Annotation: A computed fold for a 349-nucleotide part of an RNA from an uncultured bacterium, annotated as small-subunit ribosomal RNA, central domain. It matches the Rfam family "Bacterial small subunit ribosomal RNA". Gene Ontology terms of the family: ribosome and structural constituent of ribosome. Its mean pLDDT, the model's own confidence on a scale to 100, is 88.
[in-house]
Context: one part of a larger RNA
RNA sequence: CUGGGCGUAAAGGGUGUGCAGGCGGCUGAGUAAGACAGAUGUGAAAUCCCCGGGCUUAACCUGGGAACCGCAUAUGUGACUGCUUGGCUAGAGUGCGUCAGAGGGAGGUGGAAUUCCACGUGUAGCAGUGAAAUGCGUAGAUAUGUGGAAGAACACCGAUGGCGAAGGCAGCCUCCUGGGACGCAACUGACGCUCAUACACGAAAGCAUGGGUAGCAAACAGGAUUAGAUACCCUGGUAGUCCAUGCCGUAAACGAUGAUUACUAGGUGUGGGUGGACUGACCCCAUCCUUGCCGGAGUUAACACAAUAAGUAAUCCACCUGGGAAGUACGACCGCAAGGUUGAAACUC
Numbered sequence: 001c002u003g004g005g006c007g008u009a010a011a012g013g014g015u016g017u018g019c020a021g022g023c024g025g026c027u028g029a030g031u032a033a034g035a036c037a038g039a040u041g042u043g044a045a046a047u048c049c050c051c052g053g054g055c056u057u058a059a060c061c062u063g064g065g066a067a068c069c070g071c072a073u074a075u076g077u078g079a080c081u082g083c084u085u086g087g088c089u090a091g092a093g094u095g096c097g098u099c100a101g102a103g104g105g106a107g108g109u110g111g112a113a114u115u116c117c118a119c120g121u122g123u124a125g126c127a128g129u130g131a132a133a134u135g136c137g138u139a140g141a142u143a144u145g146u147g148g149a150a151g152a153a154c155a156c157c158g159a160u161g162g163c164g165a166a167g168g169c170a171g172c173c174u175c176c177u178g179g180g181a182c183g184c185a186a187c188u189g190a191c192g193c194u195c196a197u198a199c200a201c202g203a204a205a206g207c208a209u210g211g212g213u214a215g216c217a218a219a220c221a222g223g224a225u226u227a228g229a230u231a232c233c234c235u236g237g238u239a240g241u242c243c244a245u246g247c248c249g250u251a252a253a254c255g256a257u258g259a260u261u262a263c264u265a266g267g268u269g270u271g272g273g274u275g276g277a278c279u280g281a282c283c284c285c286a287u288c289c290u291u292g293c294c295g296g297a298g299u300u301a302a303c304a305c306a307a308u309a310a311g312u313a314a315u316c317c318a319c320c321u322g323g324g325a326a327g328u329a330c331g332a333c334c335g336c337a338a339g340g341u342u343g344a345a346a347c348u349c
Stems, first nucleotide, its partner, number of pairs: 004320002007303002012317001014201004021194003025088007033081002035077003039073004049065006091191001092188003095184005103177007110154001114150008125136002162169002206247006215241002220236004258316006266294004271289006298305002322349003331342004
C1' cells in the first nucleotide's frame, strides 16, 4: 500500500459557514490529456522461474527458453473520465401565495410566592429531626391583618408537543430580525455535495471590571451522628447564582449513531400544510414535511436497528489499531489565571 472497522467492545470532530482539495444530473458536437488496442524499439549480464547438461549426489557451475508485468515512438478507437463549445429541467436556487412556532436581539409590563421593613391584633412558644441540639422568641417571636421595599423565577395551559446547526429556548405586550413547511410552476439553468487549514457559535463552572443580591448555596462556623465523621442530617452563611461588557472553549456537548443523495413490506398515533369527496368547520380518502411507537425482509456477537436504518449502494470528511503508564511528560500554540489544544516514551502486564 492492499485489506478491516467506528450505537454498547478501541473509534463520529460539540455545532455550523466555507477557501483549497476530492466527487458530481440529462443531451448534441469537437478534441484526444487519461483510457484501450495491436505494432515497433528498448528493458545489459548475472539473479528468480521452466526444460536440459557437468562435478558419485547436493549446494555449486553451465546451455537454451520464458520472464523482466516498465519506458519510449508512431498508428488507430472514441464507449467512459477530462477539456472546449451548444442545448435541457428532474438536482440547486429565485419569485408569487398561504401557514405554524418557548428561533434570536432590544424595550416595556403583570400576578402568585419568598424574604425583609413599618404599624395593628395576640401570647408562649416557634423552627428543626429518626430522635435531638445549635438557632429564633417575653427587648413580644411563630400565627394573623394592612401598607411598603427588593431580587429572582414564571404555577395552570404543558404534551410521548413546538422552534433552533448545536449549545439551547417558556408569564404577557411592542419593535427589529433569522430559518422552515406546503401550494403554484413564472424565472435562472448544474449555479451541486462534502470539506483538511481557517472563521463563527458554543451548557455549567471559572476569571476580569462595574453593578445587583430575595431565595438557594461551594468554602466556612456551630449543633448532631459516629470508634472517628474534615461527610450524609440540622441551624446559620460568603463567593457564586442575576445584569452589562470582555475572557475561558470544555461536558455522559448523547441518538454514546458525521454530512449529503437514491432505493427497499406494512400497521398505528402526534404537530404543520395542500388537494379530493361531502350540504358541512367534522368524519373519510390521497399527498408533502415533522415527531413517536410496533413490526417484516435484511443487518447484528448479542442487545437490538428496521423508510428518522445500525438494511442496500454512492461521494466526501473525522477517527480507531491490546491494558496500564497517560490525555501524563517535553516542545509548540492559545489563555489574565484556572487551564485548554496538539501529544509521546522508558517501564510494566